[in-house]
RNA sequence: CAAGCAAACCGGAUGAUCGCGGCAUGAUCGGCUACCGCCGAACGUGCUGAGGAAAGUCCGCCCUCCACAGGGCACGGUGCUGGUUAACGGCCAGGCGGGGUGACCCGACGGCAAGUGCAACAGAGAGGAGAGUGCCGGCUCCGCGCAAGGGGGGUCGGCGAGGGUGAAACGGUGGUGUAAGAGACCACCAGCGCCGGCAGCGAUGUCGGCGGCUAGGCAAACCCCACCGGGAGCAAGGCCAAGCAGGCGCAUUGGGGCGGCCCGUCCCGCAAAAAGCGCCGGGUGUGCUGCACGACGUCUGGAGCAAUUCAGACGCUAGAGAGAUGAUCAUCACCUCGCUGCACAGCGAGGCACAGAAGGCGGCUUACAGGGUUGCUUGAGCG
RNA sequence: GCUCCCAUCGUCUAGUGGUCCAGGACACCGGCCUCUCACGUCGGUAACAGGGGUUCGAACCCCCUUGGGAGCGCCA
Repeated sequence: CAAGCAAACCGGAUGAUCGCGGCAUGAUCGGCUACCGCCGAACGUGCUGAGGAAAGUCCGCCCUCCACAGGGCACGGUGCUGGUUAACGGCCAGGCGGGGUGACCCGACGGCAAGUGCAACAGAGAGGAGAGUGCCGGCUCCGCGCAAGGGGGGUCGGCGAGGGUGAAACGGUGGUGUAAGAGACCACCAGCGCCGGCAGCGAUGUCGGCGGCUAGGCAAACCCCACCGGGAGCAAGGCCAAGCAGGCGCAUUGGGGCGGCCCGUCCCGCAAAAAGCGCCGGGUGUGCUGCACGACGUCUGGAGCAAUUCAGACGCUAGAGAGAUGAUCAUCACCUCGCUGCACAGCGAGGCACAGAAGGCGGCUUACAGGGUUGCUUGAGCG
Repeated sequence: GCUCCCAUCGUCUAGUGGUCCAGGACACCGGCCUCUCACGUCGGUAACAGGGGUUCGAACCCCCUUGGGAGCGCCA
């Protein structure tokens, strides 16, 4: 210098004019009240006002209600090991497998030698399979040749080596053996199971022995194993105000809380209702609260490879309810194009993303114009 | 804001791992019939929302995205 890999980050700045939300405060006006005072409207001043994803709502939790959150079945989820955490399907570290020359990246990565099931078409045969082509032998028939011999057809057997089909055809290479062949046997290699030693918390790795000779694929097929999960969600829930119009259904003693079932338990009831549930209809302030000090942020130090955690100091940082955080102009910064120009540079035009809080938090995933930083790899050149 | 559902020719739909370069009806286009139109009849065009994964094989199973739809407040 070129091509890459990984991590963490920024994601316009300043000024002017106009405008918006929240809080505090000042004076004015209006309403209510016996008074203290309270509420509202517009105005002035001060402070403050989106994100790395606020998004998708895919996971997990806080919080709230359903009885105290119970047992079993069903259902759903997760799936190598260890750790981390409030928790997780997240993250960190390690193992194994795959990809890359490499930095590094990717992996729904328990079990198909528990059971059941599936595999279209092609093919002889698709799961302890198979003789269509083929190789070999016996018997027999027909030709050829002087002969040795050789060819063709039929039939009965042997064979899983060659060809062919397929996504997949029951280890690979070499030899022995045989009529021809074959783990039939042997050597090496790959793979599997069992036992033992060593290293490791473990996944696993490695070494040795034995075994029978290959045990196929699919569990994002049913299923088995291990672990986890009660349900609903801030329109949860609590408080107040105003207003209309209620009606119907649900019980052979049970009904409901409890959303699929059973058990258990609690509430109501004990003879026509109560409590409750459901349906139809009606009314209503888009009222207050929940709702902004929290698993909070920044910095420093300690523990740990890391995720993370502990201690100290400092800080307070949006809270709407038709839903604010914007628009225009100027200068600068950045990018692209054109012209001038040896170059530095100058002039002109255009562009500057994705997107926007609505109870909060930790993650994942997805979208994103552009910008620089740090560490590392490979190749080339120079010293 | 929260919860749930759906996506296949222009429209309505069948298909729930293979025999599907996806079937049917209406519509559209062309031929036949008719003096012409309609009806009838024969034929044709035309689709799995997008991307990735599992599998030998995906409209179908899994994940992400896009688009559309439905329900849910309080007081009686």
The prediction has a mean pLDDT of 78. This is a predicted complex of two RNAs, RNase P RNA and transfer RNA, with 459 nucleotides together. It holds a member of the Rfam family "Bacterial RNase P class A". Rfam describes the family as follows. Ribonuclease P (RNase P) is a ubiquitous endoribonuclease, found in archaea, bacteria and eukarya as well as chloroplasts and mitochondria. Gene Ontology terms of the family: ribonuclease P activity, dimeric ribonuclease P complex and tRNA processing. The family's RNA type in Rfam is ribozyme.